THF (Tetrahydrofolate) riboswitch aptamer from a pig gut metagenome, 96 nucleotides, folded computationally. Its mean pLDDT, the model's own confidence on a scale to 100, is 78.
[in-house]
C1' cells in the first nucleotide's frame, strides 16, 4: 500500500408462542446502563432497561358455549438455519 477477524444487524425460511378486549412494533422525548475486531481509547452512532408525549389496526368461520378449535391479521416476541452486511473514528497489533 493490500488483507484479515468481533460483537451485532438486515432479509427470507421453519418451529415456538404473545396481542386482536390492543398489548406489541414504529415514531418523538427525558434520565440510567452496556457492548462495541487481538491491545488501548471511544461518539452526536447502536442496544437495552424505567419513564413521558402524538400517532395508531382486521377480521372471519365452526361452536350450545369458553379467544375453545381453524383460518386469516399485527412494520409482533423468542429460538433455529441459510444469506448478505459488518469493529462511527483514532492509535498499536497481525498476515502479505
Nucleotide at each position: 500500500c493490500a488483507g484479515a477477524g468481533u460483537a451485532g444487524a438486515a432479509a427470507a425460511c421453519c418451529g415456538c408462542g404473545c396481542g386482536u378486549u390492543a398489548a406489541g412494533u414504529g415514531c418523538c422525548u427525558g434520565c440510567c446502563g452496556a457492548a462495541c475486531g487481538g491491545a488501548g481509547a471511544g461518539u452526536u452512532g447502536u442496544c437495552g432497561g424505567c419513564g413521558g408525549g402524538a400517532c395508531g389496526a382486521a377480521a372471519a368461520g365452526c361452536g350450545a358455549a369458553a379467544c375453545g378449535c381453524u383460518u386469516g391479521c399485527g412494520g409482533u416476541g423468542c429460538g433455529g438455519u441459510u444469506u448478505u452486511c459488518g469493529c462511527a473514528u483514532c492509535u498499536c497489533g497481525c498476515u502479505g